Source information: This is a predicted structure of an 85-nucleotide RNA (c-di-GMP-I riboswitch aptamer) from a Syntrophomonadaceae bacterium. It matches the Rfam family "c-di-GMP-I riboswitch aptamer". Rfam's curators write: GEMM was predicted in a large-scale screen for bacterial structured RNA regulatory elements.
RNA sequence: GCAUGAUAAAGGCAAACCCGCCGAAAGACGGGGACGCAAAGCCACGGGUCUAAGACCGAGAGGUUAAGGCAGCCGGGUUGCCAGU
Numbered sequence: 001g002c003a004u005g006a007u008a009a010a011g012g013c014a015a016a017c018c019c020g021c022c023g024a025a026a027g028a029c030g031g032g033g034a035c036g037c038a039a040a041g042c043c044a045c046g047g048g049u050c051u052a053a054g055a056c057c058g059a060g061a062g063g064u065u066a067a068g069g070c071a072g073c074c075g076g077g078u079u080g081c082c083a084g085u
Base pairs, nucleotide, nucleotide: 001085002084004083005082012037013036017032018031019030020029022027035072041078042077043076045075046074047073048070049069050068054065055064056063057062
């Protein structure tokens, strides 16, 4: 360096669900728990998707909207462990 990844080894992360907690929600965080993961480390840059507090529209019901999220949806960027070569 690699368009490499074993049922190995040193280690790592942790879905659903439960409890606590923050939040309007989506969802985040902490603890428990393991479905899985070779970047399931990090960055919302492109696409996608979730929510809709506020704002706008509406007589109302309701609708639109991200400046809020999701990196464990895909792509991209960036850093890196072990092993193999």